Molecule: RNase P RNA; transfer RNA
Organism: Bacillota bacterium
RNA sequence: UAAGUGAGUUAGGUGAUCGCGGGGAAACCUGAGGAAAGUCCGAGCUCCAUAGGGCAGGAUGCUGGGUAACACCCAGUGGGGGCAACCCUAAGGCAAGUGCCACAGAGAGAUACCGCCUAUUUGUUAGGUAAGGGUGAAAAGGUGAGGUAAGAGCUCACCGGCGGUUAGGCGACUAACCGGCCAGGUAAACCCCAUCCGGAGCAAGGCCAAAUAGAAGAAGUAGGAACUGCCCGUUCCGAUUAACUCUUGGGUUGGCUGCAUGAGGUAUUAGGUAACUAAUAUCCAAGAUAGAUGAUCAUCCUAGACAGAACUCGGCUUAUUGAUUCACUUAGCAG
RNA sequence: GCGGAUGUAGCUCAAUGGUAGAGUAUCGGCUUCCCAAGCCGAGGGUUGCGGGUUCGAUACCCGUCAUCCGCU
Numbered sequence: 001u002a003a004g005u006g007a008g009u010u011a012g013g014u015g016a017u018c019g020c021g022g023g024g025a026a027a028c029c030u031g032a033g034g035a036a037a038g039u040c041c042g043a044g045c046u047c048c049a050u051a052g053g054g055c056a057g058g059a060u061g062c063u064g065g066g067u068a069a070c071a072c073c074c075a076g077u078g079g080g081g082g083c084a085a086c087c088c089u090a091a092g093g094c095a096a097g098u099g100c101c102a103c104a105g106a107g108a109g110a111u112a113c114c115g116c117c118u119a120u121u122u123g124u125u126a127g128g129u130a131a132g133g134g135u136g137a138a139a140a141g142g143u144g145a146g147g148u149a150a151g152a153g154c155u156c157a158c159c160g161g162c163g164g165u166u167a168g169g170c171g172a173c174u175a176a177c178c179g180g181c182c183a184g185g186u187a188a189a190c191c192c193c194a195u196c197c198g199g200a201g202c203a204a205g206g207c208c209a210a211a212u213a214g215a216a217g218a219a220g221u222a223g224g225a226a227c228u229g230c231c232c233g234u235u236c237c238g239a240u241u242a243a244c245u246c247u248u249g250g251g252u253u254g255g256c257u258g259c260a261u262g263a264g265g266u267a268u269u270a271g272g273u274a275a276c277u278a279a280u281a282u283c284c285a286a287g288a289u290a291g292a293u294g295a296u297c298a299u300c301c302u303a304g305a306c307a308g309a310a311c312u313c314g315g316c317u318u319a320u321u322g323a324u325u326c327a328c329u330u331a332g333c334a335g
Numbered sequence: 336g337c338g339g340a341u342g343u344a345g346c347u348c349a350a351u352g353g354u355a356g357a358g359u360a361u362c363g364g365c366u367u368c369c370c371a372a373g374c375c376g377a378g379g380g381u382u383g384c385g386g387g388u389u390c391g392a393u394a395c396c397c398g399u400c401a402u403c404c405g406c407u
Stems, first nucleotide, its partner, number of pairs: 001331010012300007020031004033306001037317002040315005045201004052232004057197005062076005077091001078089004092192002097190002099186003113133002115129005120123001141159006162179007205257004215248004223237004264283008336406007345359004353390001361377005383399005
């Protein structure tokens, strides 16, 4: 200098005028995001039983840790990609069962088409074999040597896989040694194993005010309801002009709360490789309900995207302009 | 707020994990004096998009975009 890799920061600034939401008696103060988004996961909170049992169903799936919890995060292991920095990884079990493996091919889960070898009755025969050819994504481990009638893990060496022992590691796993070669792939196919999962959602729920016809009809039965598909259990209501359920019809269509102090932010110290945790100090930072957060001008700057809260948090994913910081890798050149 | 479905040729729809097809439309030819109908033939595909599993994906899984529907 060029090409890259990883981790970050910022999210236009200042002034004037006009306007909008919230707070306040007033002066005045305050007013969108890193994703407020998608609603893909996990929780808080509220009601239904302080959420119970079984089946069904669903989710997750290497190991250890973090967390309120998670499908998230951190640290590692194995596998894959890249010259490298580094990146990706749904990664339990086809030695429990079942299914599938098109076309081609003799044969797709067990086989013998062309071959090779032996025998003899020389054949359109019988036996042995799986090294070679051919098909395919995949054909009873690969290369070499020995061996044999021809061959074959039949034997040996190395490599790969499996099992065992020892050593290291909390563990996934790794290394060394030993053993005999029996076992195709696919579980993001059914399934098996392990762990976890009750339902509904702030239009939840609570309170006040207002209004009105606690009106009419239907089905049945001793039961009905408590919102998951089924069963059990528990609780509540009910005793014959009932309760409950369903349908129709009528009224209200306002206000307060939930609702902004929270698993909160920032700084320091301590523990930990890290995620994170603890202690101390300090700060309070939108809250609408037809829904506010904008417009114009000047100026700096070359330029300014994606997009806007609606109960609240922790994550993930996706969208995105311009500028900029740090660390590292490879190649070339110069000293 | 909660939940579900769909995306394939210009249009309407198929396809069990194994060469993406049908009807209609378009184009060319035949037929007719001409047109329509009819007959013959042809072209036309990022299977919405991106990734993964698999020998192989329209189908299975994940993410994303668009459209539609239901409940409250």